A computed fold for a 513-nucleotide part of an RNA from an uncultured bacterium, annotated as small-subunit ribosomal RNA, 5' domain. The RNAcentral record of the full RNA draws on ENA and SILVA. Model confidence (mean pLDDT): 80 of 100. It matches the Rfam family "Bacterial small subunit ribosomal RNA".
[in-house]
Context: one part of a larger RNA
RNA sequence: GGUAAACGCUGGCGAUGUGCCUAAGACAUGCAAGUCGAACGGGACUUUUUGUCUACACUAAGAGGGUUCUCUUCCUUUUAGUGUAGAUAAUGAGCUUAGUGGCGAACGGGUGAGUAAUGAGUACGAACGUACUCUCAAGCGGAACAUAGCUCGCCGAAAGGCGAGGUAAUUUUCCAUAGUCUCGCAAGAGUAAAGACGCAAGUCACUUGAGAAGCGGCGUACUUGCCACCAGCUAGUUGGUAGGGUAACGGCCUACCAAGGCUAUAACGGCUAACGGCUCUUAGCGGAGAGUCCGUCACAAUGGGACUGAGACACGGCCCAUACUUCUACGGAAGGCAGCAGUUAGGAAUCUUGCGCAAUGGACGAAAGUCUGACUGACGCAGCGACAUCGCGUGAAGGAUGAAGGCCCUCGGGUCGUAAACUUCUUUUAUUUUCUCAUGAAGAGAUUUUGAAUCAGCAACUACUAACUACGUGCCAGCAGUCGCGGUAAUACGUAGGUUGCAAGCGUUACCC
Numbered sequence: 001g002g003u004a005a006a007c008g009c010u011g012g013c014g015a016u017g018u019g020c021c022u023a024a025g026a027c028a029u030g031c032a033a034g035u036c037g038a039a040c041g042g043g044a045c046u047u048u049u050u051g052u053c054u055a056c057a058c059u060a061a062g063a064g065g066g067u068u069c070u071c072u073u074c075c076u077u078u079u080a081g082u083g084u085a086g087a088u089a090a091u092g093a094g095c096u097u098a099g100u101g102g103c104g105a106a107c108g109g110g111u112g113a114g115u116a117a118u119g120a121g122u123a124c125g126a127a128c129g130u131a132c133u134c135u136c137a138a139g140c141g142g143a144a145c146a147u148a149g150c151u152c153g154c155c156g157a158a159a160g161g162c163g164a165g166g167u168a169a170u171u172u173u174c175c176a177u178a179g180u181c182u183c184g185c186a187a188g189a190g191u192a193a194a195g196a197c198g199c200a201a202g203u204c205a206c207u208u209g210a211g212a213a214g215c216g217g218c219g220u221a222c223u224u225g226c227c228a229c230c231a232g233c234u235a236g237u238u239g240g241u242a243g244g245g246u247a248a249c250g251g252c253c254u255a256c257c258a259a260g261g262c263u264a265u266a267a268c269g270g271c272u273a274a275c276g277g278c279u280c281u282u283a284g285c286g287g288a289g290a291g292u293c294c295g296u297c298a299c300a301a302u303g304g305g306a307c308u309g310a311g312a313c314a315c316g317g318c319c320c321a322u323a324c325u326u327c328u329a330c331g332g333a334a335g336g337c338a339g340c341a342g343u344u345a346g347g348a349a350u351c352u353u354g355c356g357c358a359a360u361g362g363a364c365g366a367a368a369g370u371c372u373g374a375c376u377g378a379c380g381c382a383g384c385g386a387c388a389u390c391g392c393g394u395g396a397a398g399g400a401u402g403a404a405g406g407c408c409c410u411c412g413g414g415u416c417g418u419a420a421a422c423u424u425c426u427u428u429u430a431u432u433u434u435c436u437c438a439u440g441a442a443g444a445g446a447u448u449u450u451g452a453a454u455c456a457g458c459a460a461c462u463a464c465u466a467a468c469u470a471c472g473u474g475c476c477a478g479c480a481g482u483c484g485c486g487g488u489a490a491u492a493c494g495u496a497g498g499u500u501g502c503a504a505g506c507g508u509u510a511c512c513c
Base pairs, nucleotide, nucleotide: 001512002511003510005509006508007507008506009505012392013391014390015389016388017387018385019384020346025344026343027342029341030340031339034103035102036101039100040099042097043096045094046093047092049090050089051088052087053086054085055084056083057082058081059080060079061078062077063076064075065074066073110299111298112297119224120223121222122221123220124219125218128216129215130214133212134211135210136209137208138207139206141175142174143173144172150165151164152163153162154161155160181190182189183188195204196203197202225271226270227269232262233261234260237259238258239257240256241255242254243253244252274296275295276294277293278289279288280287281286301322302321303320304319305318324335325334326333327332352382354381355380356379360378361376362375395425396424397423398422405416406415407414408413430450434446435445436444437443457502458501459500460499461498463482464481468497469496470495471494472493478485479484
């Protein structure tokens, strides 16, 4: 000088960072990966139009009955029309969605257990792959079978499952077409597709091939800890032939053949450890560290396995085994915070079960110039912690009769000390109000009220080392980084006054140079 620090005393504000280094121990609860109705058939809701039925009201016409001297008038009923309300069927539109289908879920986020080389860093290489994106070329014809949802029946405590019927698609299958594709010396053989929206124009999608970018797989060289009190190690071992396998080379795997291969230039074994950019220190050479941020790797309770897919041998997918936990009707089921919060344990020690998609990024979507939808514990913010760095403040100027008081004293005085009081001034911060800006979660700026008001500690004072006196104690109590202090005048212990240093911090401890 430094730190992901901790502890003691103390503590006003802001900005920017940063916060389980220990048990890769165990986890309640909520959230962290969805989206598309412009792929599909259904369902629910709202609504337009039309038809049918029912109820009520009005109008017109007819029939029957009652009343009546006359004028008339009342009741019942039929038909037609109009209006309102309800039910139902069809149709169109809007909105929503459990399921099928597509894309995503292999990214993003976490952790450092393992790994001393199947890793990382740097440089080079040849035998490879690539969804989405971009460029170029060509194509997009015809048919069919299913299945979920749904309906019916059944089993089970649940988780869930079985059977029958029937339905759609950008699901699946078949036929056709076939070159710039594949195989082949050639002849020849083989292999594809899907629609949606729109009045239309067209747009987006689909299939095949070639290329680009970016990304990824593979190989080689060098570099990358400690121990020789680890000296020999190795049978798929080293090489070849043939075959298999892979996107691809290869003992990667298998059969056969040969007997090789590595090693004091450190093999093999043991211990420790993710690696790098970087960070700290140093004049430099070096030494030390690997937290935050960025790149790579590995892992996802422990061990193993494959499936799907362009991509995984897959943290919030599947299967098996193991340990643990939970539910159970005892027959069986369910789970995986090293995601974000949070709990518990361990520990000297490490935060909120917060707000928001306004910004950035991502997935989806036909699109988005404008308007606009939904998801995102990535991310942006806020909260907590003086944990760190930086900035600001706790007032400024004047003020001697050097007040009172404390401490010391040779009793004359000295010192705290212009310090205070007092006078004048200012208002950062604090406190009170109003307004503006901003797509805005959060915030920023301006204005205004009060009033010096609301704000100083910690350590040291023998020497190293800046800073001294008094009292108490009496080898006691105690101090101490080193030398060493203390046994009756202790500048070294304890207290007080004074002084010195740093200051919202100061000291101690630990570790590195």